[in-house]
RNA sequence: AAAGUGGAUUAAGCGAUCGCUCUGUGCGCUUGCGCAGGGAGGAAAGUCCGGACUCCAUAGGACAAGGUGGCCGCUAAUGGCGGCUCCGAGUGAUCGGGGGAAAGUACCACAGAAAAAAUACCGCCAGCCCUGUGUGGCUGGUAAGGGUGAAAAGGCGAGGUAAGAGCUCACCGGUUCGCCAGUAAUGGCGAACGCAUGGCAAACCCCACCUGGAGCAAGGCCAAAUAGGAGGGUGAGUGGUCCGCUCGUAGCCCUCGGGUAUGGUCGCUCGACCCCUCGAGCAAUCGAGGGGCAAGAUGAAUGAUCGCUAUGGUUCUUUUUAUGAGCCAUCACAGAAUCCGGCUUAUCGAUUCACUUUAGCC
RNA sequence: GGCGACGUGGUGAAGUGGUUCAACACGGAGGUCUGCAAAACCUCUAUUCACCGGUUCGAAUCCGGUCGUCGCCUCCA
Numbered sequence: 001a002a003a004g005u006g007g008a009u010u011a012a013g014c015g016a017u018c019g020c021u022c023u024g025u026g027c028g029c030u031u032g033c034g035c036a037g038g039g040a041g042g043a044a045a046g047u048c049c050g051g052a053c054u055c056c057a058u059a060g061g062a063c064a065a066g067g068u069g070g071c072c073g074c075u076a077a078u079g080g081c082g083g084c085u086c087c088g089a090g091u092g093a094u095c096g097g098g099g100g101a102a103a104g105u106a107c108c109a110c111a112g113a114a115a116a117a118a119u120a121c122c123g124c125c126a127g128c129c130c131u132g133u134g135u136g137g138c139u140g141g142u143a144a145g146g147g148u149g150a151a152a153a154g155g156c157g158a159g160g161u162a163a164g165a166g167c168u169c170a171c172c173g174g175u176u177c178g179c180c181a182g183u184a185a186u187g188g189c190g191a192a193c194g195c196a197u198g199g200c201a202a203a204c205c206c207c208a209c210c211u212g213g214a215g216c217a218a219g220g221c222c223a224a225a226u227a228g229g230a231g232g233g234u235g236a237g238u239g240g241u242c243c244g245c246u247c248g249u250a251g252c253c254c255u256c257g258g259g260u261a262u263g264g265u266c267g268c269u270c271g272a273c274c275c276c277u278c279g280a281g282c283a284a285u286c287g288a289g290g291g292g293c294a295a296g297a298u299g300a301a302u303g304a305u306c307g308c309u310a311u312g313g314u315u316c317u318u319u320u321u322a323u324g325a326g327c328c329a330u331c332a333c334a335g336a337a338u339c340c341g342g343c344u345u346a347u348c349g350a351u352u353c354a355c356u357u358u359a360g361c362c
Numbered sequence: 363g364g365c366g367a368c369g370u371g372g373u374g375a376a377g378u379g380g381u382u383c384a385a386c387a388c389g390g391a392g393g394u395c396u397g398c399a400a401a402a403c404c405u406c407u408a409u410u411c412a413c414c415g416g417u418u419c420g421a422a423u424c425c426g427g428u429c430g431u432c433g434c435c436u437c438c439a
Stems, first nucleotide, its partner, number of pairs: 001358010012309007020039008041333001045344002048342005053215004060243004065211005070084005085098005099206002104204002107199002121146002123142007130134001154172002157169003173195001174193008219266004229256006235247003258438002273292008310330007363435007372388003389407006412428005
């Protein structure tokens, strides 16, 4: 320098004017005015996971149902994150994946001899048969080769054999056992076994672990208004079932019918919060100290214009660079609705860190 | 805002237990019949199964993500 890998940051700043909304305060006293202050995001999104919070037992037992899946750790918790490990891809940085098929069941179309304790179409080999010696027939051996298929019963080489075959041997792979290292997954070494058991669990299932249900339109209070009834069902509180627990003999649910609004207020934003420094740890993360307060609306605000600075692009001056001047742009994705931790998806332009490969120069 | 369901020709839809032609009906085009039409009959027509990735030998179907459509949820008695 080129090509690439993995992260991180930013989403312009300041001021003025005109608006919108909320809070506090003063005036005014009928809904306005003045002053001060606050006012979107990295994803506020999808609602895919996990929690907080609220109601129902402080959520308890059994079965069912669902989820997760190498090991260890972090965390409030997770399907998230970190480290390690094995397999696969890549020259590499790096990336993708992960329980069990030797508990059992099911499935594996077509093709093929045979799709799982299987089998012989062609072939190879041996023996026998003949009015017929052939590209023949019969019996047996074999699974090396051909052929089928996504997949064919360890691979490859040598020996061996009638031909062959783990039949025997070396190497590789596999299974089992032992020892060592490691918390563990796993790895290393050694021995034994010729090696019987293909795929599929994002099929049922087995093993381990986790999960009660609903969701801020949860739920509480106030205001306004009223009408008691009829029929059906049934104990209710749970939205899988049973038990248990709480309440209870009155209620509750559905249908018909009625009323009042389309209200107010709490929940509501100070929180597993944010920033800086130091320490522990490989890291995720944790601890200590200091500082900060940063939307809280509800038929739902957060906008527009101008100026300066900054950044980027472009043109001119200049041999080139730098400097200077002019012009243009500041744009993408998007927009809070109880809150928080993640993941996923969308995204203009720019900046930056670490690393890899190749080539050249010193 | 929260929760749930669905997406297959032009339309309505079956297939969801994996492999075989993705049916069926309506529609559209052509033909037969008829003096002409209707009806009837015959033939043809069009579905990358919303889109993207994964599992698998093989996906409309199983798993994940994205997009779109539809439905339910306010108070009192």
Annotation:
Model confidence (mean pLDDT): 77 of 100. Two RNAs folded together computationally: RNase P RNA and transfer RNA, 439 nucleotides in total. Rfam match: Bacterial RNase P class A. It is annotated as a ribozyme. Rfam links the family to the GO terms ribonuclease P activity, dimeric ribonuclease P complex and tRNA processing.